[in-house]
Molecule: transfer RNA
Organism: Actinomycetota bacterium
RNA sequence: GGCCCCGUCGUCUAGUGGCCUAGGACGCCGCCCUCUCAAGGCGGAAGCGGCGGUUCGAACCCGCUCGGGGCUGCCA
Numbered sequence: 001g002g003c004c005c006c007g008u009c010g011u012c013u014a015g016u017g018g019c020c021u022a023g024g025a026c027g028c029c030g031c032c033c034u035c036u037c038a039a040g041g042c043g044g045a046a047g048c049g050g051c052g053g054u055u056c057g058a059a060c061c062c063g064c065u066c067g068g069g070g071c072u073g074c075c076a
Stems, first nucleotide, its partner, number of pairs: 001072007010026004018056001028044005049065005
């Protein structure tokens, strides 16, 4: 240098054009319950790496780019 894979709440993950204003679990915060704690119940905050494009519509498709990983060349 070339090719391929991955990137979504704090963590793990669902999603593969429209039901996503993005769902779930754990964790966190508040309230309830309880003599107290745990458990349990209810509610809340928190995320699509970035930019551009295609499309009526993009987390999802395309290009560039950033970060991580794998395979493999050229010169000396």